Predicted 3D model of a 94-nucleotide RNA (c-di-GMP-I-GGC riboswitch aptamer) from Synergistaceae bacterium UBA6083. Taxonomically the source falls in Synergistaceae (Bacteria, Thermotogati, Synergistota, Synergistales). It was read from a public genome assembly, where an Rfam model found it. Rfam family: c-di-GMP-I-GGC riboswitch aptamer. Its family is annotated with cyclic-di-GMP binding in the Gene Ontology. Model confidence (mean pLDDT): 85 of 100.

């Protein structure tokens, strides 16, 4: 450098369930293990979720708002979707 053992010291923790935080989506704790050699760390491409704010439309209404339903949007998220970029344990074979 490349690779990943039924090895070692060890790590994390899906889903469900509790709390809290958030409109949401989803984050945190706690509890719990379905998985992971980077399931450590980063939203740079891509990609997916989410739509309060905001724009349209259309409804109800009209003097302006307000208010309901659809629609589009990320500046919000996801690193356990792929890929990029940082960092990093222990060593079987070859």
């Nucleotide at each position: 450098g490349c690779c990943g053992a039924u090895a070692a010291c060890g790590g994390c923790a899906a889903a469900c369930c509790c709390g809290c935080c958030g409109a949401a989506a989803g984050g945190c704790g706690g509890a719990g293990a379905c998985g992971c050699a980077a399931a450590g760390c980063u939203a740079c491409g891509g990609g997916c979720c989410u739509a309060a704010a905001g724009c349209g439309c259309a409804g109800c209404a009209u003097g302006g708002g307000a208010u309901u339903g659809c629609g589009c949007c990320a500046c919000g998220g996801c690193a356990g979707c792929c890929g990029g970029g940082c960092c990093g344990c222990c060593g079987g074979a070859a």